[in-house]
RNA sequence: GGAGUGGCUCGGACGGUCGCGGCGUGGCAACACGGCGAGGAAAGUCCGGGCUGCAUAGAGUAAGGAUGCCGGGUAACGCCCGGUGGGGGCGACCCCGAGGAUAAGUGCCACAGAAAAUAGACCGCCGGUUGGGUGCAUACCUCUCCGGUCAGGGUGAAAUGGUGCGGUAAAAGCGCACCGCUCUGCACGGUAACGGGCGGAGGCACAGGCAAACCCCAUCCGCAGCAAGGCCAAAUAGGGGAGCGUAUGGUGUUACUCGCAUCUGCUCCCGGGUUGGCUGCUAGAGCCGCCGGGCAACCGUCGGCGUAGAUGAAUGACCGUCUCCCAUCUCACAAGGAUGGCAGACAAAACCCGGCUUACAGAGCCACUCCGUUU
RNA sequence: GGGCCGAUAGCUCAGUUGGUAGAGCAGCAGACUUUUAAUCUGCGGGUCGCUGGUUCGAGCCCAGCUCGGCUCACCA
Numbered sequence: 001g002g003a004g005u006g007g008c009u010c011g012g013a014c015g016g017u018c019g020c021g022g023c024g025u026g027g028c029a030a031c032a033c034g035g036c037g038a039g040g041a042a043a044g045u046c047c048g049g050g051c052u053g054c055a056u057a058g059a060g061u062a063a064g065g066a067u068g069c070c071g072g073g074u075a076a077c078g079c080c081c082g083g084u085g086g087g088g089g090c091g092a093c094c095c096c097g098a099g100g101a102u103a104a105g106u107g108c109c110a111c112a113g114a115a116a117a118u119a120g121a122c123c124g125c126c127g128g129u130u131g132g133g134u135g136c137a138u139a140c141c142u143c144u145c146c147g148g149u150c151a152g153g154g155u156g157a158a159a160u161g162g163u164g165c166g167g168u169a170a171a172a173g174c175g176c177a178c179c180g181c182u183c184u185g186c187a188c189g190g191u192a193a194c195g196g197g198c199g200g201a202g203g204c205a206c207a208g209g210c211a212a213a214c215c216c217c218a219u220c221c222g223c224a225g226c227a228a229g230g231c232c233a234a235a236u237a238g239g240g241g242a243g244c245g246u247a248u249g250g251u252g253u254u255a256c257u258c259g260c261a262u263c264u265g266c267u268c269c270c271g272g273g274u275u276g277g278c279u280g281c282u283a284g285a286g287c288c289g290c291c292g293g294g295c296a297a298c299c300g301u302c303g304g305c306g307u308a309g310a311u312g313a314a315u316g317a318c319c320g321u322c323u324c325c326c327a328u329c330u331c332a333c334a335a336g337g338a339u340g341g342c343a344g345a346c347a348a349a350a351c352c353c354g355g356c357u358u359a360c361a362g363a364g365c366c367a368c369u370c371c372g373u374u375u
Numbered sequence: 376g377g378g379c380c381g382a383u384a385g386c387u388c389a390g391u392u393g394g395u396a397g398a399g400c401a402g403c404a405g406a407c408u409u410u411u412a413a414u415c416u417g418c419g420g421g422u423c424g425c426u427g428g429u430u431c432g433a434g435c436c437c438a439g440c441u442c443g444g445c446u447c448a449c450c451a
Stems, first nucleotide, its partner, number of pairs: 001371010012322007020037002023034004039346001043357002046355005051225004058258005064221005069083005084098001085096004099216002105214002107210003117160001122153002124149005131142004161179006180204001181202006188195002229279004239270006249263004286305004291300003325341006376450002378445005385400004394431001402418005424440005
């Protein structure tokens, strides 16, 4: 100098004018003054929780859903951190829905191919056999049928371990050696997943792949959502029809059983009225800093900081100065200077938090890797 | 704000144990007819909304996005 990896921060500043929404003070009121007023994702609504109602959400069974190596963090999680194993990259580093296909069972594997799950003989190789041909003949060629064989060819995403020697009619874990694999014993390291070590058993058909196929195993999950829920006001004929039930019963947020609560009740259809206000409503697992513990996520002590709460829904517009950035010119380049453009990305609260995912003009910082050059 | 659905040919829709995407209407061409319509025959037309993943293989299974709908008849 070039290429790259991981992490973090910011995402205009200051001043003025006008305007909008809450709050406080003053005022009978109009209004005046003061102070506050979007985000890192407020988004998607994909997970987890708080809160509220259903009994204080209660018990059992079923159905349904979610998660899935190990340990830790957390209020909790499908999130985060650290590790194990596997894969990718020269490397920094990145990715993994990573239980079970020997442990219950079912299913699928198109096309091609001989054969795709009880694996499998199309060509080939080998043996026998019938007939024919050549030949004096052992023999050679060809053909029919029977059999052996997975070493070779070819098909496929996938064809049942590899190399060598022996063996054989030809072959083959058929036998043996080494490597690999499965199961297993012992001790060691580690909390564990697991790792490496020393043995033992098995020729490996007890063994192809697929569980983001059904399923099995383990663990977890009650349902609904602030338009939840509570209060006040307003409105009214508490209208018409159908059905269930009237206590061994109905109803009460999946089904059944139990339990509990409640009852002149419940469900559906047609029709009518109100479609206003208050509350829930913002201080919460909150943020920042020092120190301590921990590899880290995170936890603890102490100190400090605090005001968005709208409801057809405020948080805006304009001006000035400066800076970032962009373009052009000057200049050998850079720096500097001049002129012009001038905040220009994604996007905007709606009960509140913790995460994940997705979008994002541009700017800055830290750590690390590889290549080239120079010393 | 919350909750729930959908996207396959120009239009309306099918598509199940994952294995070459179909139907009706419409369009084009031909036949019939003096001509048109109707009828008959044939043909073309697809990024299965997009991007990844699982798998040998995805319209279908899984994840993330995009767009649309439920509009006082999903809710108070």
Molecule: RNase P RNA; transfer RNA
Organism: Mariprofundales bacterium